RNA sequence: AGAGUUUGAUCCUGGCUCAGAUUGAACGCUGGCGGUAGGCUUAACACAUGCAAGUCGGGCGGAAACGAAGGUAGCUUGCUAUCAGGCGUCGAGCGGCGGACGGGUGAGUAACGCGUGGGAAUUUGCCUAGUAGUGGGGGAUAGCCCGGAGAAAUCCGGAUUAAUACCGCAUAAUCUCUAAGGCUUCUGCCGCUUUUGGACGGUCCCGCGUCUGAUUAGCUAGUUGGUGAGGUAAUGGCUCACCAAGGCGACGAUCAGUAGCUGGUCUGAGAGGAUGAUCAGCCACACUGGAACUGAGACACGGUCCAGACUCCUACGGGAGGCAGCAGUGGGGAAUAUUGGACAAUGGGGGAAACCCUGAUCCAGCCAUGCCGCGUGAGUGAAGAAGGCCCUAGGGUUGUAAAGCUCUUUCAACGGUGAAGAUGAUGACGGUAGCCGUAGAAGAAGCCCCGGCUAACUCCGUGCCAGCAGCCGCGGUAAUACGGAGGGGGCAAGCGUUGUUCGGAAUUACUGGGCGUAAAGAGCAUGUAGGCGGCAAUGUAAGUUAGAGGUGAAAGGCCUGGGCUCAACCCAGGAACUGCCUUUGAUACUGCAAUGCUAGAGACCGGAAGAGGUAAGCGGAAUUCCCAGUGAAGAGGUGAAAUUCGUAGAUAUUGGGAAGAACACCAGUUGCGUAGGCGGUUGACUGGACCGGUAUUGACUCUCAUUUACGAAAGCGUGUGGAGCAAGCAGGAUUAGAUACCCUGGUAGUCCACGCCGUAAACGAUGUAUGCUAGUUGUUGGAGUCUUUAGGCUUCAGUGACGCAGAGAAAUCAUUAAGCAUACCGCCUGGGGAGUACGGUCGCAAGAUUAAAACUCAAAGGAAUUGACGGGGACCCGCACAAGCGGUGGAGCAUGUUGUUUAAUUCGAAGCAACGCGAAGAACCUUACCCACACUUAACUAUCCUCUUGGGGCUUUCAGAGAUGAUCGCUUUCGGUUCGGCCGGGGAGUGAAUAGGUGCUGCAUGGCUGUCGUCAGCUCGUGUCGUGAGAUGUUAGGUUAAGUCCUGCAACGAGCGCAACCCUUAUCGUAUGUUACCAUCAUUUAGUUGGGGACUCAUGCGAGACUGCCGGUGAUAAGCCGGAGGAAGGCGGGGACGACGUCAAGUCAUCAUGGCCCUUACGUGUGGGGCUACAAACGUGCUACAAUGGUAACGACAAUGGGCAGCCACUUCGCAAGAAGGCGCUAAUCUCCAAACGUUAUCUCAGUUCGGAUUGUUCUCUGCAACUCGAGAGCAUGAAGUUGGAAUCGCUAGUAAUCGUGCAUCAGCAUGUCACGGUGAAUACGUUCCCGGGUCUUGUACACACCGCCCGUAACGUCAUGGGAGUUGGUUCUACCCGAAGGCCGUGCGCUAACUACGGAGGCAGCGGACCACGGUAGGAUCAAUGACUGGGGUGAAGUCGUAACAAGGUAACC
Repeated sequence: AGAGUUUGAUCCUGGCUCAGAUUGAACGCUGGCGGUAGGCUUAACACAUGCAAGUCGGGCGGAAACGAAGGUAGCUUGCUAUCAGGCGUCGAGCGGCGGACGGGUGAGUAACGCGUGGGAAUUUGCCUAGUAGUGGGGGAUAGCCCGGAGAAAUCCGGAUUAAUACCGCAUAAUCUCUAAGGCUUCUGCCGCUUUUGGACGGUCCCGCGUCUGAUUAGCUAGUUGGUGAGGUAAUGGCUCACCAAGGCGACGAUCAGUAGCUGGUCUGAGAGGAUGAUCAGCCACACUGGAACUGAGACACGGUCCAGACUCCUACGGGAGGCAGCAGUGGGGAAUAUUGGACAAUGGGGGAAACCCUGAUCCAGCCAUGCCGCGUGAGUGAAGAAGGCCCUAGGGUUGUAAAGCUCUUUCAACGGUGAAGAUGAUGACGGUAGCCGUAGAAGAAGCCCCGGCUAACUCCGUGCCAGCAGCCGCGGUAAUACGGAGGGGGCAAGCGUUGUUCGGAAUUACUGGGCGUAAAGAGCAUGUAGGCGGCAAUGUAAGUUAGAGGUGAAAGGCCUGGGCUCAACCCAGGAACUGCCUUUGAUACUGCAAUGCUAGAGACCGGAAGAGGUAAGCGGAAUUCCCAGUGAAGAGGUGAAAUUCGUAGAUAUUGGGAAGAACACCAGUUGCGUAGGCGGUUGACUGGACCGGUAUUGACUCUCAUUUACGAAAGCGUGUGGAGCAAGCAGGAUUAGAUACCCUGGUAGUCCACGCCGUAAACGAUGUAUGCUAGUUGUUGGAGUCUUUAGGCUUCAGUGACGCAGAGAAAUCAUUAAGCAUACCGCCUGGGGAGUACGGUCGCAAGAUUAAAACUCAAAGGAAUUGACGGGGACCCGCACAAGCGGUGGAGCAUGUUGUUUAAUUCGAAGCAACGCGAAGAACCUUACCCACACUUAACUAUCCUCUUGGGGCUUUCAGAGAUGAUCGCUUUCGGUUCGGCCGGGGAGUGAAUAGGUGCUGCAUGGCUGUCGUCAGCUCGUGUCGUGAGAUGUUAGGUUAAGUCCUGCAACGAGCGCAACCCUUAUCGUAUGUUACCAUCAUUUAGUUGGGGACUCAUGCGAGACUGCCGGUGAUAAGCCGGAGGAAGGCGGGGACGACGUCAAGUCAUCAUGGCCCUUACGUGUGGGGCUACAAACGUGCUACAAUGGUAACGACAAUGGGCAGCCACUUCGCAAGAAGGCGCUAAUCUCCAAACGUUAUCUCAGUUCGGAUUGUUCUCUGCAACUCGAGAGCAUGAAGUUGGAAUCGCUAGUAAUCGUGCAUCAGCAUGUCACGGUGAAUACGUUCCCGGGUCUUGUACACACCGCCCGUAACGUCAUGGGAGUUGGUUCUACCCGAAGGCCGUGCGCUAACUACGGAGGCAGCGGACCACGGUAGGAUCAAUGACUGGGGUGAAGUCGUAACAAGGUAACC
C1' cells in the first nucleotide's frame, strides 16, 4: 500500500466482498511446562447454609459462663460446700465511639449527573496549633429481683440501683449558650467544655462541553420576577402571603427513545470512529414505593416506621425475612470459577494498652480465556533401505527424513538442601521459589489451508448427485474448487469457525467527495431571520497572536534507566496531557464605535427597440349551419372497403344571412418577459430592460431557511357560450382476437367571467451574484468616429455558430463555461421495495406536499469501442429477380429415405450443406445384423526352452449342414547352404506378457471433408491519434471480375488471399516422322508395298495478346468506349488452385488415437437367413403420354478410353440372348465400337402400329450355387398415362435441349456416377421487388449476438409488510375520591420526677388540620402484540394469455 466482482472488450460512476488489527468471548478438533493477568456481558431473577462490624471492665451497676491461687468446714488427700466479685476475666444490660468507611451493582438518570475551569452565603466527629476552663447540686432509669400475658416474637405491672446517661445553678458583662470524669509507680497520662485558626472531608452556585428523532413546534400558574415572612449549616419560589405578567423555544423548548459519566480502552498516518470489563475518580441504587429518626456526617446494603408483592414459622390469635458483600444453590443462557487458608504483610474500626474484629486484603484452588517465555532433542548418516504415492516404466518423490553410530539433559520425574518477603516478636503462602545431585532420548504436536483474490498440485472416487462456498463461483464421466490419499504451504500448544468494533471506505469527504448526460439545481421570483461584504484614516482590544502564572489526580500510553536468567510483568525519573482560567503586552486581519470617500448599488435628465401586461373596440379570409337559385346521381372516405349523406335533390356551383373560434403571407436558431408564456389591427392605462449624459445619495450590496406572489396543459365549482376540433361513447373496417392504430359520427372539454388546483422531459435535464482567462464569424438594439457612402473602425447591452488554453469518464463545454476563483442557498450517497405505507399539513374532490421500514439482489447505471441485427439509409454484385428454353410436382417403373413390420430387416448421414449420400456395384463372400453349432493365449504379432514334424499331389472310409474331427494307401520327401541338423518354414507342450472388439464417446482428439464462397476479403510491423477498449493504414473521389489500379490523405511498408506462374483448348513456326499421314511418282482389292516429309495427326521446343497502336472520354491518372490489324481483344474458353475464420457442421464404421467398457465373449470360425419386407409419405431419376412421332428398309460421319483368367476379327449354327471353332494383338500396328441424322415406304390422331408396366411360358449367360434374390433373349399378355394443382428446379454459348459412346467397380448385375464426342437454340429492357453476399453510414436496452432481448395481467408456492369490526397489555396526562407512616402547624380540658417568685413554665399522651405513598373512578394521548377478511410488494430452470419497450420495434418514444 491494495485486490476481486457489472462488459465481447474499455474507461468511469457505484455498491457488495476480501486481505489487517481487536476481544471479559463462545463453539469444533487437539493439548507438555512455567510466569503474569482475567473470569455472569443474560434474570437490578429467586435464594438453603456459613461467614462479611464490632469494640471499650482504664465510663457504670454488676457476675450468667470459664480459670488460677489462698483461707475455713466436711471428709472417700483430691472432691464438695463456703469466705468472696477478693482476683484473672466477662454473658446480658446502661453508656461511649464505630455501624455514613471498606465491599457490591449499574436498575434509574439526557441531569450542574459527569468532565473542566471558576465562585461564596456555609459546615466538618476523630487529627493539629493556640485560648479560657473543668465548681457546686439534684431527680430518675435499664439490668438484677418479684408478679403477670403470650405458641413464639415480645410485652405489661411493682420494688430497688449506678454512671463519662439525664436536669437545674455558677463561670455570664447588650442578648443567647457550655463542662465528666477515669487510671496511676503520685508524677503524669487519657478524657470533657468554650472559642480562634489549620488540615481533611462534604454542601451550594455559575461559564463551557456532554446521544438520536421535527412523521415531537409550541411549553410553562410556584410558572418568571419583586416585597415581606418562614425554613436551612448556608444562598435561593426551597415554602407561604401579597403584587406584577412574565419566563423558555428553529442557536431546537416541550415530548419520545436510548444511555450511568470520566481518566482511559480498541482502531486509525492523522483527523476521526467505536467503546466505558478488569484498575482509578465521581454519581446513583440496596426486594418495590413513601417517610423521617439518631448523628459531625444518612433520609442509612447487613438501622427504624408505613404501604405493596413474594417467601417462611404459627397453637390461626399473630410473627419473621431481604446475597446488586465472600463462597455457594436453583433458574436464564452460546457462556463465566472454591460453600478453601490466613490476619504473616498492607490498610480499617474500637481500646491507654495488651489485644479483639476485618470474605477489605494477602494467598492458594479451577479454566489454554488472553499476553509472554521454554520444551518436545543435537551431530553424523546414501544402499538415496523398506513401505506409501506418482510415472512417459527410464525413473521421480516422501528424504538425511528413518534405521544405524556418537552425544547432550533445558523442561518434566526422583532424592537432597532451602530463602527474601520481618526495622524487636509474629510466615497463611510453603518444604514454595531458588540451588545441588541421579537415570535415560527418555514423558511431551496438533490444527487449518492448497481455483483466483492468497503462500501451496497430483492421483483415485463421484457424475448438477453427494456436496463446497467470504466474493466471483465449482459439480451434468478426464473436477488442482466435492470426498479420500500422497505431496506441499501456513501457524503452532494451539489452530480454525462464528459473533463484535475500527480500518481498508476519499462509501457522509473538517483534514478529504459531488450535482448537464452516472444519484443529485427547488418551476420561477420577492424578500425576513441568518451568512458574507468596497476604498481611506482614528479609537478600542472581543476574535487573533506572544510571554508569564495556576490547573490539567494517580494509573495507563511515549522516552530514558532499573528489577525478576529474557520477555510479558513490575519500579523510578522525564516529557506529554494538543484543554480551561488568570494576567501583562502586540494591533496586520476580522469584529465593534465614531469619521470621510465614490469605482459597487440606487436616483435624475435625454433618447430609442420590442408577439411584455391589462381591459375595451374594429377587421378580413376560412369552416359549419340556415334561406334562395342552377343542376341531376351520386357524394364522401380508404391500402381496399364499409358505416355515413343523397331523388324529401346531396356533392358541385352562385347570391344572401347567422354564429363561434383562430389570426395565412410578413416570420427570421428575430424580439419581449423572472419563469409559465406572448403573434390580425386601433387607441387607452401600465411594468421592465438598453444606450448617452452628470449638477444627486454615499456601501444603501450579494445570497437567502421559514414566509409570500406568480405558475403550461389537464381537472374541479357556479354561470354564459358552443363554429371547428375532440377524451369517454356508438357504429364500420382490419385481425386468430382488436376494448387499438384507419374511417364515419359525436358528449364532456377546448372559448369567456369569477373562484380553486399547484403539478410537467415546468429542460440549457446546467441555482443566483461578482471578478478574471486567445480569437474568428453571423445577427438584434443603441452610441461615437473616419471616409464618404458601398462601407471601415471603436464601444455598451443581447442572441447564434466555430474554435485555443483549460476542464471532462468520455461524448463534449469553451467570455452566454461544464475554465480559474469568491459568497450564499438547494440537493445526492447501490438497485428494487417507493416517491409507496403510516402520521401531519393543504385541497370541494382528483390529489399535492413532507416521507420511511421489513424484505430482496450483486449488481443497477453513464460515456465511448468492436461486432451482429433493423419490417434504417446509400452504393455494388450474383441465373437473385426479370426476359427466355427445358424440367420436377400428376402416371408406371428404378433408386435412396422416413415410417411400419421383423428373429434380424446392421450402422452412419438430417434445412440450404441428409435422402441414385458412405455404397466405383448386398445371391455366398462382402456383413458389421439375426438363428443354430463350434473354439478359448485364440483367426493375427513377437520371444525363450524342450520335443517333434516335414512339402506338394493323388486317394479309401466314417460322423457332420459345414467349419471340423477320425482314418486307408501311393508318390520325385520343402527352400537356401559356407555341406555343419548350420539358417529359414510348420506343429505340439510349458510359463508369461498379451491378442482381439465395425463396442461407447466426432461434445476428449489427429487427419480428411462439407459450407458461407472463388465471396474479396483477413491481418501484421513501425509510426501517429486516443486514459483505454480501439482507431488510422483498409476510409474518401474515380475505376475494376477483384483491398484490381490511380489520385488524395498521418501514415509508410509488409504478409495471407485476388491476379499471374501450372494443365488443357483455339492459331502459327520449327524439330522428328512409326504402328500415324499420302499431294506428287510407281504399285495394290486395300497407304497394301516402294517412296515421300508437303498435308492431317502425334510428341517436344518456340512464337503469339501487352489496352501494344489510332481516335474519343476522363483529372495530363487509373481506366472506359470505338476502330485498325489479328486465329484469338481487353480475364480469349475451361480446369486445378479455396485467405483469416464460422457452423462444439460431418466422420471413433477408411485410418490413427486419449478415456471408459467386454475377455469360455461385446472376441474368432461355419451353415442358413436378413440388409431385397410394404398400408403409407418424401427426395432423386428413367420411360412415356406421341406425327418435330412410331415402324421397316437402305445409306453416312466421332471422340475419350479399355484389353491376356483379356479384347476378340473371321467362319459356322441358332429367330435371338448366345454357342462351337479360330486369325491377330501385352496395342497410334490387332480388337471393342456409334446414335440422333439422311433417303424411301407405311401408320393418320385412336388409349392407337403411341406407351411399355404387369403376368404366363420357353430359353441363354455368369457363377460351388440364381428359391428367398441376378442380368439377358424369344413367343404371348398389353396396366396407368392424352402434358400434370398449390408450389418449385436447372441453364447466358459450343451453353440449354437432344443423340449415342466409353471407363471404373465387377464372376455376373447400371435408368446411378465419372468421362467423351455428334446435332445445336431462345433471351437478358433493366435492378423496383424476392433470396444470398460485399462496402460505407445510422439506431440499439442485442453480444448464446433478432431463432436476441423483454413487459404486464391472471393461476400456484413462499416471505415480509399496509388497512381492518375489534381484543389484550405497557407508559403517561387531566379531573375527582381515599389518605398508612411521618415531620410540620394548631389545640392540648387527660397525665406529669428534676426548675419554681408554688400561680405556673416546660414536657408527654390525645385530638384537629394541610401535605402525601399505595389504591380507586372517569376521560384522553401514545407505544406494542394479536385479528375474520382484504390491498399491493418481493421471490420462485423449463406452465397460461398476449407482444407494450429496445431497430423507423413494425402507430417514434417519453413526461
A computed fold for a 1455-nucleotide RNA from an uncultured prokaryote, annotated as small-subunit ribosomal RNA.
The RNAcentral record of the sequence draws on ENA.
Its mean pLDDT, the model's own confidence on a scale to 100, is 84.